[in-house]
């Protein structure tokens, strides 16, 4: 990096360093010197692995027992295509496109 699969309306600090950005991309909103990315401590609970318990399959629990992740607005809305309703908008549904986890090349 590339192809599959699952999930994504919840949930996570009044913290230390640090200093001017950031929310993937397009357009728009929006956080940010009452400190932003990044580290560090802390916390969150979604997936795999380890334990337990019922089992065919599998399902439930176990927050540190491991290995990733996450910790501001629904993936912040939107981007294409349908529907409805209404007069160029709202509101639904589904793709596309993104984020993590697991397999596999």
């Nucleotide at each position: 990096u590339u192809c599959u699969u699952a999930u994504c309306c919840a949930g996570a600090g009044a913290g230390g360093u640090g200093g001017a950005g950031g929310g993937u991309c397009u357009g728009g909103c929006c956080c940010a010197a009452u400190g932003a990315a990044a580290c560090c401590c802390a916390g969150c609970a979604a997936c795999c692995g380890g334990c337990u318990u019922a089992u065919a399959a599998u399902a439930a629990g176990u927050a540190u027992c491991g290995g990733u992740g996450c910790u501001a607005a629904u993936u912040c809305c939107u981007g294409c295509a349908g529907u409805a309703c209404a007069c160029u908008g709202u509101a639904c549904u589904g793709a596309c496109a993104g984020a993590u986890g697991a397999g596999a090349g």
Background:
This is a predicted structure of a 105-nucleotide RNA (SAM riboswitch aptamer (S box leader)). Model confidence (mean pLDDT): 78 of 100. It was read from a public genome assembly, where an Rfam model found it.